[in-house]
RNA sequence: GGGGGCGUAGUUUAGUGGCAGAACAGGGGUCUCCAAAACCUCUAACGCAGGUUCGAUUCCUCCCGCCCCCG
Numbered sequence: 001g002g003g004g005g006c007g008u009a010g011u012u013u014a015g016u017g018g019c020a021g022a023a024c025a026g027g028g029g030u031c032u033c034c035a036a037a038a039c040c041u042c043u044a045a046c047g048c049a050g051g052u053u054c055g056a057u058u059c060c061u062c063c064c065g066c067c068c069c070c071g
Base pairs, nucleotide, nucleotide: 001070002069003068004067005066006065007064010024011023012022013021018054026042027041028040029039030038047063049061050060051059
């Protein structure tokens, strides 16, 4: 320098055009003599910028980051 894969909550991930979901973690509560466990509840996310579309996390392009391959 060229090619490929991946990027969603603090972490692990589902979702592949029409509402962003789950688990764990975190906050609060119930229970308990206290705690743990269990249960209820709350908070929190689509890497950046463009394009296509009535509508983009999803499709296309550039860039950024991580991983792999070729030279």

Overview:
The RNA shown here (transfer RNA) has 71 nucleotides and comes from a Candidatus Saccharimonadia bacterium. The same sequence occurs in records of 2 taxa. NCBI's taxonomy places the organism under Bacteria, Bacteria candidate phyla, Candidatus Saccharimonadota, Candidatus Saccharimonadia. The coordinates come from a structure-prediction model, not an experiment, and the mean pLDDT is 85.